The RNA shown here (SAM riboswitch aptamer (S box leader)) has 123 nucleotides and comes from Citricoccus sp. CH26A. NCBI's taxonomy places the organism under Bacteria, Bacillati, Actinomycetota, Micrococcaceae, Citricoccus. The coordinates come from a structure-prediction model, not an experiment, and the mean pLDDT is 78.
RNA sequence: AGACCAUCCCGAGCGGCUGAGAGAUCUGGCUCCGUGACGCCGCAGCAACCCGUCCGUGAUCCUGCGGUGCCCUCCCGGCACUGCAAGGACCGGACCAGGUGCUACUGCCAGAUUCGAUGGAAA
Numbered sequence: 001a002g003a004c005c006a007u008c009c010c011g012a013g014c015g016g017c018u019g020a021g022a023g024a025u026c027u028g029g030c031u032c033c034g035u036g037a038c039g040c041c042g043c044a045g046c047a048a049c050c051c052g053u054c055c056g057u058g059a060u061c062c063u064g065c066g067g068u069g070c071c072c073u074c075c076c077g078g079c080a081c082u083g084c085a086a087g088g089a090c091c092g093g094a095c096c097a098g099g100u101g102c103u104a105c106u107g108c109c110a111g112a113u114u115c116g117a118u119g120g121a122a123a
Stems, first nucleotide, its partner, number of pairs: 004120005013043005021032003025112005044103003048100003052095005058090001060089004064084008107115001
């Protein structure tokens, strides 16, 4: 960088620097902006995903121990069904704020697009 999976409802600002546009691209709108937007830095905050802790859940899957039937001459083994128990995966919730991320407007609205952004897991 590409592909895959998930999300984009809600949530969360102060200061310093800079100095003109900004809201992914294009078009049409709409909004923000020299009463300083966008961007960068510092601090703070939010809680989308991951990490960690705790709780719950059973309709599923995996591991363990049995039971029944079948296959195999028998043992070993295999398949199917079933019982029990704990743990794990998955799902939901809470906490935490470590890793990223985020902190105007429904991803601002509509259309176009194999679209954009963020996170995760591998390779």